[in-house]
RNA sequence: GAAUAAAUUGGCGAUGACGUUCGCCACUAAAUAAUUGCCUAGCAAUUUGAUGACGUCUACUGCGGA
Repeated sequence: GAAUAAAUUGGCGAUGACGUUCGCCACUAAAUAAUUGCCUAGCAAUUUGAUGACGUCUACUGCGGA
């Protein structure tokens, strides 16, 4: 100096926050959904979802009541 393993810590998991849990990554990283059209590796339009998963809150949307 490089590689690998473990531990700690940190970060990430298509729109916010908190808690729990799972997975991934080690700064050259993990991550950046789907469909259609144009036709050239990009552009435009449309659709679903505030979760990776669960619970709660907030925002948005629909229905009903006061």